[in-house]
């Protein structure tokens, strides 16, 4: 000096972490317009009985929290001795050859 290969570069994918949402678990949560059960009282009846049904109690829905990082999904100037393709101006590393 030349050639070859690799890295740095770009894109896509893979894996991981982070983050958001969802599901699961759990707590609270309905005077009445949810459910159940209905004290008292009310209504029907001559009576026996029956009816509706407030409060309380129990449950549940919507909603608001908590926990685990567990399910599923999304996100990007995150990470990787990752994979593939692209790129070859420049820089770095290695190999070979030539010249001095």
């Nucleotide at each position: 000096u030349g050639c070859c290969g690799g890295g740095u570069c770009u894109u896509a994918c893979g894996c991981g972490a982070c983050u958001c949402g969802u599901c699961c678990c759990u707590g609270c949560c309905a005077a009445c317009c949810c459910c159940g059960c209905c004290a008292g009282g009310u209504c029907c009846g001559g009576a026996a009985g029956g009816a509706a049904g407030c409060a309380a109690c129990g449950g549940u829905a919507c909603g608001c929290g908590g926990c685990g990082u567990g399910u599923c999904g999304g996100g990007g100037g995150c990470g990787c001795u990752g994979u593939a393709a692209g790129g070859g101006u420049g820089c770095c590393c290695g190999g070979c050859a030539u010249u001095u």